[in-house]
Molecule: transfer RNA
Organism: uncultured Candidatus Peregrinibacteria bacterium
RNA sequence: UCCCCUGUAGCUCAGUGGUAGAGCAACCGGCUGUUAACCGGUAGGUCAUUGGUUCGAGCCCAAUCGGGGGAG
Numbered sequence: 001u002c003c004c005c006u007g008u009a010g011c012u013c014a015g016u017g018g019u020a021g022a023g024c025a026a027c028c029g030g031c032u033g034u035u036a037a038c039c040g041g042u043a044g045g046u047c048a049u050u051g052g053u054u055c056g057a058g059c060c061c062a063a064u065c066g067g068g069g070g071a072g
Stems, first nucleotide, its partner, number of pairs: 001071007010024004018055001026042005048064005
């Protein structure tokens, strides 16, 4: 310098253009003599940034930034 993959909740990750989700963690409650385990619930997101396409973008396009891999 070039090519590919990737960026979504505190963490690990889903989400094939039409309501942003799960598990774990946190918090509240149930169960239990108590704790753990188990069960139920609640909260938690400027979807890396900017711009574009579209009636509508986490999803498509471009640039930039961060991470990983490859070529020279």